Annotation:
Predicted 3D model of a 65-nucleotide RNA (transfer RNA) from a marine eukaryotic metagenome.
RNA sequence: GCGUAGCUCAACUGGUAGAGCACCGGUCUCCAAAACCGGGGGUUACGGGUUCGAUCCCUGUCGCU
Repeated sequence: GCGUAGCUCAACUGGUAGAGCACCGGUCUCCAAAACCGGGGGUUACGGGUUCGAUCCCUGUCGCU
C1' cells in the first nucleotide's frame, strides 16, 4: 500500500454496490464460433466503534506485496 461477483477492476472526499471478461438462456447457423438480445451471481477478508445511514471514517485481527 492492497483485500468488493468465478477473474481483472470501479464506486469522485458517508446516501439504492456496478462495468468488462467468464457463466446461463435466446436469435442466427446444417453444427459450432463470431455478432446481437436477455438473465443469474456479493454476509464489500473477519470483529468492534462513530453515525439516521459505512465499501468509504476510527480501531483490533488475518492474509498478500
Its Rfam family is "tRNA". Rfam classes the family as a transfer RNA. Rfam's curators write: Transfer RNA (tRNA) molecules are approximately 80 nucleotides in length.